Small-subunit ribosomal RNA from an uncultured Clostridia bacterium, 1530 nucleotides, folded computationally.
The prediction has a mean pLDDT of 86.
Rfam family: Bacterial small subunit ribosomal RNA. Its family is annotated with structural constituent of ribosome and ribosome in the Gene Ontology.
RNA sequence: AGAGUUUGAUCCUGGCUCAGGACGAACGCUGGCGGCGUGCUUAAUACAUGCAAGUCGAGCGGGGUUAUUCGAGAAGCUUGCUUUUUGGAUAACCUAGCGGCGGACGGGUGAGUAACACGUGGGGAAUCUACCCGCAAAACCGGGAUAACUCCGGGAAACCGGGGCUAAUACCGGAUGUGCUUCAUAGGCCACCUGGCCGGUGAAGUAAAGGAGGCCUCUGACAUAAGCUUUCGAUUGCGGAUGAGCCCGCGGCCCAUUAGCUAGUUGGUGAGGUAACGGCCCACCAAGGCGACGAUGGGUAGCCGGCCUGAGAGGGUGGCCGGCCACACUGGGACUGAGACACGGCCCAGACUCCUACGGGAGGCAGCAGUAGGGAAUCUUCCACAAUGGGCGCAAGCCUGAUGGAGCAACGCCGCGUGAGUGAGGAAGGCCUUCGGGUUGUAAAGCUCUGUCAUUGGGGACGAAGUCUUGGUCUGCGAAUAGUGGAUGAAGGUGACGGUACCCAAGGAGGAAGCCCCGGCUAACUACGUGCCAGCAGCCGCGGUAACACGUAGGGGGCGAGCGUUGUCCGGAAUUACUGGGCGUAAAGGGCGUGUAGGCGGCCGUAAAAGUCAGUUGUGAAAACCUGCGGCUCAACCGCAAGAUUGCGACUGAAACUGUAUGGCUUGAGGAUAGGAGAGGGGAGCGGAAUUCCCGGUGUAGCGGUGAAAUGCGUAGAUAUCGGGAGGAACACCAGUGGCGAAGGCGGCUCUCUGGCCUACCCCUGACGCUGAGGCGCGAAAGCUAGGGGAGCGAACGGGAUUAGAUACCCCGGUAGUCCUAGCCGUAAACGAUGGGUACUAGGUGUGGGAGGUAUCGACCCCUUCCGUGCCGCAGUUAACGCAAUAAGUACCCCGCCUGGGGAGUACGGCCGCAAGGCUGAAACUCAAAGGAAUUGACGGGGGCCCGCACAAGCAGUGGAGCAUGUGGUUUAAUUCGACGCAACGCGAAGAACCUUACCAGGGUUUGACAUCCCCUGACGGCUCUAGAGAUAGGGCUCUACGGGCUUUGCCCGGACAGGGAGACAGGUGCUGCAUGGUUGUCGUCAGCUCGUGUCGUGAGAUGUUGGGUUAAGUCCCGCAACGAGCGCAACCCUUAUCCCGUGUUACCAGCGAGUAAAGUCGGGGACUCACGGGAGACUGCCGGUGACAAACCGGAGGAAGGUGGGGAUGACGUCAAAUCAUCAUGGCCCUUAUAUCCUGGGCUACACACGUGCUACAAUGGCCUGUACAACGGGGUGCGACACCGCGAGGUGAAGCGAAUCCCUAAAAGCAGGUCUCAGUUCGGAUCGCAGGCUGAAACUCGCCUGCGUGAAGCCGGAAUUGCUAGUAAUCGCGGAUCAGCAUGCCGCGGUGAAUACGUUCCCGGGCCUUGUACACACCGCCCGUCACACCACGAGAGUUGGCAACACCCGAAGCCGGUGGGCUAACCCGAAAGGGAGGCAGCCGUCUAAGGUGGGGUUGAUGAUUGGGGUGAAGUCGUAACAAGGUA
Repeated sequence: AGAGUUUGAUCCUGGCUCAGGACGAACGCUGGCGGCGUGCUUAAUACAUGCAAGUCGAGCGGGGUUAUUCGAGAAGCUUGCUUUUUGGAUAACCUAGCGGCGGACGGGUGAGUAACACGUGGGGAAUCUACCCGCAAAACCGGGAUAACUCCGGGAAACCGGGGCUAAUACCGGAUGUGCUUCAUAGGCCACCUGGCCGGUGAAGUAAAGGAGGCCUCUGACAUAAGCUUUCGAUUGCGGAUGAGCCCGCGGCCCAUUAGCUAGUUGGUGAGGUAACGGCCCACCAAGGCGACGAUGGGUAGCCGGCCUGAGAGGGUGGCCGGCCACACUGGGACUGAGACACGGCCCAGACUCCUACGGGAGGCAGCAGUAGGGAAUCUUCCACAAUGGGCGCAAGCCUGAUGGAGCAACGCCGCGUGAGUGAGGAAGGCCUUCGGGUUGUAAAGCUCUGUCAUUGGGGACGAAGUCUUGGUCUGCGAAUAGUGGAUGAAGGUGACGGUACCCAAGGAGGAAGCCCCGGCUAACUACGUGCCAGCAGCCGCGGUAACACGUAGGGGGCGAGCGUUGUCCGGAAUUACUGGGCGUAAAGGGCGUGUAGGCGGCCGUAAAAGUCAGUUGUGAAAACCUGCGGCUCAACCGCAAGAUUGCGACUGAAACUGUAUGGCUUGAGGAUAGGAGAGGGGAGCGGAAUUCCCGGUGUAGCGGUGAAAUGCGUAGAUAUCGGGAGGAACACCAGUGGCGAAGGCGGCUCUCUGGCCUACCCCUGACGCUGAGGCGCGAAAGCUAGGGGAGCGAACGGGAUUAGAUACCCCGGUAGUCCUAGCCGUAAACGAUGGGUACUAGGUGUGGGAGGUAUCGACCCCUUCCGUGCCGCAGUUAACGCAAUAAGUACCCCGCCUGGGGAGUACGGCCGCAAGGCUGAAACUCAAAGGAAUUGACGGGGGCCCGCACAAGCAGUGGAGCAUGUGGUUUAAUUCGACGCAACGCGAAGAACCUUACCAGGGUUUGACAUCCCCUGACGGCUCUAGAGAUAGGGCUCUACGGGCUUUGCCCGGACAGGGAGACAGGUGCUGCAUGGUUGUCGUCAGCUCGUGUCGUGAGAUGUUGGGUUAAGUCCCGCAACGAGCGCAACCCUUAUCCCGUGUUACCAGCGAGUAAAGUCGGGGACUCACGGGAGACUGCCGGUGACAAACCGGAGGAAGGUGGGGAUGACGUCAAAUCAUCAUGGCCCUUAUAUCCUGGGCUACACACGUGCUACAAUGGCCUGUACAACGGGGUGCGACACCGCGAGGUGAAGCGAAUCCCUAAAAGCAGGUCUCAGUUCGGAUCGCAGGCUGAAACUCGCCUGCGUGAAGCCGGAAUUGCUAGUAAUCGCGGAUCAGCAUGCCGCGGUGAAUACGUUCCCGGGCCUUGUACACACCGCCCGUCACACCACGAGAGUUGGCAACACCCGAAGCCGGUGGGCUAACCCGAAAGGGAGGCAGCCGUCUAAGGUGGGGUUGAUGAUUGGGGUGAAGUCGUAACAAGGUA
């Protein structure tokens, strides 16, 4: 730091996704040790049990235990003891109660709270503060009660009532009053908004408590009290410290689909209340206060230091630790107190739980453990007060689930280990393999070592210093050597953790490795299994038989006591853009103006200093963070120091800029004056043309309309035409990318009212400006309301057509509407898809309106300038297209708007509207894209140019018939398989009776019919017999062979062959042509397809190859940012047409000779034909014309041939996953007594039918008969077979010749000549069938061909449709060959006869080039829309139903504070001898306030609801064809 993903490819926009870090986590697999941390995020749900706040006997009176002592009594007896009872005293200890202090700290939780709750900085002249510290003062004299205790009573209990006794540091009265408080009063200092501080005078009010230790100096007195002294405690005041309350500035969430809120509300006066200011409360008065700088309401939330992330800015978060706040079952309330409205206090109400004797009671873990529940999920009912801290106490000490520790959990961070070295026969095993090997892999084993951790044994801490006690020293108080306070040093003694850390020793590699991943992103690949199944998946996407993507294995990569997954946050994401984005076409400029708030604002001064900047200073707690140093062996962790803490406050200063105040200026803006143009707007009036209608005339059969028609109109007289009239609407020509207006928009002419704009001059004002959230106004068409009007046009509607349908397009009609008046609506592709303003930044050229200059008769040109409106174009800009002074350039100011597609401009809510509807405007859910521009193709019922038997012009056919053949279908045991539009279908088949043959039935074989290797035996072979359908099985006869060696009647070895045997293997026309090679078809013999370099473009790509000509041709020429080149085209090759040369048999025969009935038959010849070989010839070479003087074309000459002469071979880059695994080859898969192989028989030849290709015909241009003429290509040895004879014939018999320019096949046929038939289902046609034969072949039944005789079907020229052919072609005629025993109408060739037509390129088909559009790219056989049907999902509406929340009105009203009353009760004080009275207080009662509760109508927010509405999603449903091409009606 980026990457993947939209496309055929590209650039851009834009979303989604990934790689990083983090976590109080959870889940899966796995798990050795230690250190340090962390651990209910959910139910602020409910809690069993134990503990978490007590302490002080040195405040007090009791009680208890023990001991001692004294008195009294009893018992026992050794009469003095023992035991025991009881009472008193003393001592030690314990303690319920009264009393004091503390239970307001510590600990927990985050429910509530959007608030001065928190943070930060200030204020307090508006405050309090127990314990603690300092200073000053003072503590005197009295009094009455009450718990405990005892007695009685009630109650199940909790507990309560009554009588009686008693104490205090409990309570009360009085004194004193430094002081303090209040009032009055004069002063000083300070401050300012009220005021504060200081001291003076006077008056009134106002305090306390004692305990403990020691001693006898002082008084009384010899012993202890008083007293003294020390100390703790108590009182008053001032000050400090600490803590707390209050006020203010600023800061930090979401929703405007919450816009208005507020009655103690805002302020004042007075009284009350508080520690204190204050509507905090009350009475009265005034009518204020808050709010778009977001009040009010709703939702959510404890806030911060910090933590995570990030380069930062920022975003997220607030668990642990620390600060603050709030809460303590829910709600309310006060009491006590320095402090609470109080977690382990009280009262009341409510819910819940528990006890109960049913009358009543008890309780509150959000303390520590723990339980249940909830949940994906979060620990021990542990140890200790040793340390730190807290409460109480003089102290010892007690208490302390704070805390210190341990336990559990890989939850996190950090550290360590699971061994190290050596070790190649690269072991075995595994996996892969091209079978050679590779890999696992120095890995293991083996050898040599080490000893961390764990285990065992031994040693063994730091944390502990104190308090205290006892001595010592110094010192304060003191009369004191007593006592006591302080300081210092010594000794004694104190550890939960823990026998832990740490150290030592021992033994032995021994006890200790997993998890995820390996298609791309992203590091790491093979095999097998599976076969769109099972599954994977973060995104793209994998899986349909060769899966590096699923599962397993081997191997590899990553991390490692962990590894993955899930969730969440930040990052990447510049994807909310302050740093740091955009808005012509990708999402995005408001339809337009006017203007409020706001924002921004010209030039020159002066002042002050708010912003700004600088210096100093306070604060910014600690912890955290960074840096340095240090402590645990390191690290994590911890300590110390320093920095930082971007902020806020205060003081001082600067004055450029912004703001403020003030003074001036004229250039911005506005005004005045003089001119100017205009469909700018409103109103009124006027005009002509045209349509329609009405009246009249002329006139007659049609008019009208369309692609063609019909509906319609017309003999009741239309259309046409002439004249007259009515009425409404719109204004031809002028007319123009001309004008005007803010936009919408505005068009005949005249008058009138009126807005804006431009120019000139530079006279006036003096910044008056720009923009503009809301607001207000204007706003096409359609639509709405009311009233008019209505010619034409014309939704709806009717009819006619079209069509499969046609609720459309076309036609005939036609209502609203279109028009006017008044009022609504408020939207448009309201578009330049481009907000407004200002300034700047090359030009050129039109056009509209002005002004000026020059010149002139004249603005006629020409030049300058301002304003508008177009085009082209530079820089610049843009993703590109494009924009380009009318910016989309360069800048500034203001407004509006955007943030993936769909859902959706929808729902709900609100506002507006008569309605239609408009404005505002979501979410759930769903997708991995949706888009923009440009590129290359392909396509178009787009365009242009041009080819082709493509059409047209012709000829002959096919489609109809019969038959042949192939195919489909059907049938079958099997009808083997393949080929399927063109480009399958007389195709593979150039030849299925057996064989072929792959299929079927049956019968056999299993190392096999065939190959290689091994062992044994034997030559092989030939002839033949038996069984059998045959394969096969069994037997007989015959032959006994080849090479080599040796110890030579023979043996051994080897080779070929055969039989038997074992196993490796053979074999497969079994599957996959979508795994392949090769071969082939097709577009297409079409003229195309590309490359290098250069250039252009961000790029795909373009250029070249386009253009102008020309050609059969990307053929050639010219031009050109291209220049060249390659594969194709052409040519080179074969053949054919002409000639020449050479050669001359088997071919030929002119001349010469011979010869025959005839015949190159013979001699001979080398002329000719012909054959073979070689060459010539044709190249637009020549002439004329056209053309750019080119290429080339047209015409001509010559020539056998003329413009590639005819034909062939030759097939570019590629397309069709085209065909073929059955020609062959081949990967993989499958079969292996069978899917192999052999045999017999059958089948491939079936037959209601359909199609293709052919043959033969339908006849007279013909059939038949007779006669007669002329070929070429070829073939021939298990072959062609003359000739002769036999047969009607197929053919047979015999047999010459010929391996062939020699012989044979071989007759060519159509033709020609003659005859006959005479239009007929025929003398046409020959199917079909019967009989008789022939040939091939072991064998013609299924199932061959041919012959003869007989039979004589359909068919009389073929519907829609469709094929071939442009010349030696079509048509027609026969001939040959391959295959082949035999079998051709097929195929491949050959020659004979031998036409017609082409105006032309509009149309059909195919193709080439250019161009255009595109939403196509599997490429139009494309893409794609909507309804309906089905399934699922979320949402809206819905009669309603049912919860929550916050308010309001009224009713009721607990506890309690406050107020009133207080007849009842009443110790302290006062009066009184007393009785009693008084003061004061209390109960009770009343009242205000008020929680809970009740009633009611509303608000708001959930859930649910028959039904309903649309929406989304879903391989193969239905109907149509809307859009994309002119998408067939843009």